Predicted 3D model of an 82-nucleotide RNA (transfer RNA) from a bacterium. Rfam family: tRNA. Rfam describes the family as follows. Transfer RNA (tRNA) molecules are approximately 80 nucleotides in length. Its mean pLDDT, the model's own confidence on a scale to 100, is 81.
RNA sequence: GGGAGAGUGGCGGAAUCGGUAGACGCGAUGGUCUCAAACACCAUUGGAGCAAUCCGUGUGGGUUCAAGUCCCAUCUCUCCUA
Numbered sequence: 001g002g003g004a005g006a007g008u009g010g011c012g013g014a015a016u017c018g019g020u021a022g023a024c025g026c027g028a029u030g031g032u033c034u035c036a037a038a039c040a041c042c043a044u045u046g047g048a049g050c051a052a053u054c055c056g057u058g059u060g061g062g063u064u065c066a067a068g069u070c071c072c073a074u075c076u077c078u079c080c081u082a
Stems, first nucleotide, its partner, number of pairs: 001081007010026003019065001027045006046055003058074005
């Protein structure tokens, strides 16, 4: 240089054919239990804002009523090849 794959909350990781983004797990916070803790169980848990609401799938565009998903470009990482 050429080719293939991946990038989503604090972390791992889902999301069927384009139709409610973040299921599920870990972690965190609060509670119940305990003399106290551990374990277990229950609840909450993306960001901004007082709120209404707005933003959010590496980045920038495009298609579409509608995009994590399709198209183009680009960045980073992994693998293959020269």